[in-house]
């Protein structure tokens, strides 16, 4: 400078136009236990990177920008 990839909870990821976004893990609070892990229950935590279009509706599709990663030169 050219192409592509990913971006969603604290971390690893699903979700792919339509009901209020989800799962393990992790934290919190409970059970259990002489106690601690393990296990069981319950809870919390999101402006879906960022603005713009399209649409009756947009995490999703489409434009531009930003961050990381990989090809090419």
């Nucleotide at each position: 400078g050219g192409g592509g990839g990913u971006g969603u909870a604290g971390c690893u990821c699903a979700g792919u136009g339509g009901u209020u976004a989800g799962a393990g893990c992790a934290g919190u609070c409970g059970g259990c236990u002489c106690a601690u892990a393990a296990c069981c229950g319950a809870u919390u935590g999101g402006u879906c990177g960022a603005a713009a279009g399209u649409u009756c509706a947009a995490u999703u599709c489409u434009u531009u920008c930003c961050a990381c990663c990989c090809c090419c030169a």